[in-house]
RNA sequence: GCUGGCGUGGUCUAACGGCUAUGAUGCGGGACUGUGGAUCCCGAGAUCCGGGUUCGACUCCCGGCGCCGGCC
Numbered sequence: 001g002c003u004g005g006c007g008u009g010g011u012c013u014a015a016c017g018g019c020u021a022u023g024a025u026g027c028g029g030g031a032c033u034g035u036g037g038a039u040c041c042c043g044a045g046a047u048c049c050g051g052g053u054u055c056g057a058c059u060c061c062c063g064g065c066g067c068c069g070g071c072c
Base pairs, nucleotide, nucleotide: 001071002070003069004068005067006066007065010025011024012023018055027043028042029041030040031039048064049063050062051061052060
């Protein structure tokens, strides 16, 4: 340099182009308990960036950035 894939809460993960973006774990609060753990309830927290298409984009298209792999 060429090429394929990937990028979503702290971490992991889901989402036929359409409901308030899913669940787990972690975190904060509460219930329960002699204490702790377990269990249950509540809460905060995310779509890599910029454009385009569309009535509507996490999803499709273009460019960029980053990560992983392959080729030279």